Molecule: transfer RNA
Organism: archaeon
RNA sequence: GGGCCUAUAGUCGAGUGGAUCAAGACAUUUCCCUUCGGAGGAAAAAGCGGGGGUUCGAUUCCCUCUAGGCCCG
Numbered sequence: 001g002g003g004c005c006u007a008u009a010g011u012c013g014a015g016u017g018g019a020u021c022a023a024g025a026c027a028u029u030u031c032c033c034u035u036c037g038g039a040g041g042a043a044a045a046a047g048c049g050g051g052g053g054u055u056c057g058a059u060u061c062c063c064u065c066u067a068g069g070c071c072c073g
Base pairs, nucleotide, nucleotide: 001072002071003070004069005068006067007066010026011025012024028044029043030042031041032040049065050064051063052062053061
C1' cells in the first nucleotide's frame, strides 16, 4: 500500500427482508419478602462508534472517517 471482518445499555450479547415499545443475561437503583442477608420475588433506569447520502421512513442499504482484528504484498 491492497483486501476482508467487527463496532448494539456499565459488561456480555440477539436482531435487521428498512417502519412495531431494539430480546436476553450479569451488574446498578427502588420496593417486597426474610430472624438477618443483593438468598428469593417485582419494578425501573440505561444502547445501535462519528459524519454524510439514498428513502416518506435507516440500528439495518451506500460512501467516508475512527478504533480493533485477520490476510496479502